[in-house]
């Protein structure tokens, strides 16, 4: 140099066929308990890595970039 993965909450990971971003674990509040552990119930937390194109509409298609893995020289 070239080829393939992968990038989505704080962390680990879903998202089908393009139609409103979720889940677990952490966190915070409340409540059960004298009190702890813990159970239950509720909130908070997302520039879907970045830029541009398709399109009525993109986390999902298209292209370049960037990082990280891993093959091949």
């Nucleotide at each position: 140099g070239g080829g393939g993965c992968u990038a989505u909450a704080g962390c680990u990971c879903a998202g089908c066929u393009g139609g409103u971003a979720g889940a677990g674990c952490a966190u915070u509040u409340g409540c059960a308990u004298g009190g702890c552990a813990u159970g239950c119930a509720a909130a908070g937390g997302g520039u879907c890595g970045g830029c541009g194109g398709u399109u009525c509409g993109a986390a999902a298609c298209c292209g370049c970039c960037u990082a990280g893995c891993u093959c091949c020289a």
A computed fold for a 73-nucleotide RNA from an uncultured Gammaproteobacteria bacterium, annotated as transfer RNA.
Its mean pLDDT, the model's own confidence on a scale to 100, is 82.
Its Rfam family is "tRNA". Rfam's curators write: Transfer RNA (tRNA) molecules are approximately 80 nucleotides in length.